[in-house]
RNA sequence: UGGGGCGUCGCCAAGCGGUAAGGCACCUGGUUUUGGUCCAGGCAUUCGGAGGUUCGAAUCCUUCCGCCCCAG
Numbered sequence: 001u002g003g004g005g006c007g008u009c010g011c012c013a014a015g016c017g018g019u020a021a022g023g024c025a026c027c028u029g030g031u032u033u034u035g036g037u038c039c040a041g042g043c044a045u046u047c048g049g050a051g052g053u054u055c056g057a058a059u060c061c062u063u064c065c066g067c068c069c070c071a072g
Base pairs, nucleotide, nucleotide: 001071002070003069004068005067006066007065010024011023012022018055026042027041028040029039030038048064049063050062051061052060
């Protein structure tokens, strides 16, 4: 420098155009003498940033940033 892949909650991770599952962790309450276990509820006005397409974008396009792989 060129090509490819990936970037989603604190961590792991699903989603592939109709508005973000789940697990762990954490918070609140119940149970318990306490803790743990168990039960109920809560927890991403937002998906690396910025533009664009669309009635509608985490999903498609462009560009930038970061990480990884390949080639030179």